Predicted 3D model of a 74-nucleotide RNA (c-di-GMP-I riboswitch aptamer) from a Desulfobulbaceae bacterium.
[in-house]
RNA sequence: GAAAGACAAAGCCAAACCUGCCGCAAGACAGGGACGGAAAGCUACGGGUCUUAACUGAUAGCCGGGCUGCCUUA
Numbered sequence: 001g002a003a004a005g006a007c008a009a010a011g012c013c014a015a016a017c018c019u020g021c022c023g024c025a026a027g028a029c030a031g032g033g034a035c036g037g038a039a040a041g042c043u044a045c046g047g048g049u050c051u052u053a054a055c056u057g058a059u060a061g062c063c064g065g066g067c068u069g070c071c072u073u074a
Base pairs, nucleotide, nucleotide: 003073004072005071012037013036017032018031019030020029022027035061041067042066043065045064046063047062048059049058050057
């Protein structure tokens, strides 16, 4: 460097729900909380879904693409 991910070890993230707060909404943020996660880190580029009067927005924990990355070698 590549490959793999164990009824193992160390650390990491945090769904639903509750409270606060922002938003017309979808939903975001903070605290609590853990269903899960090996990229559940970042990115709306393609598709999907949701939302909106509106290609107006949201979603990276729907899938794909791009960029980056921790531990272990059973």
NCBI's taxonomy places the organism under Bacteria, Pseudomonadati, Thermodesulfobacteriota, Desulfobulbia, Desulfobulbaceae.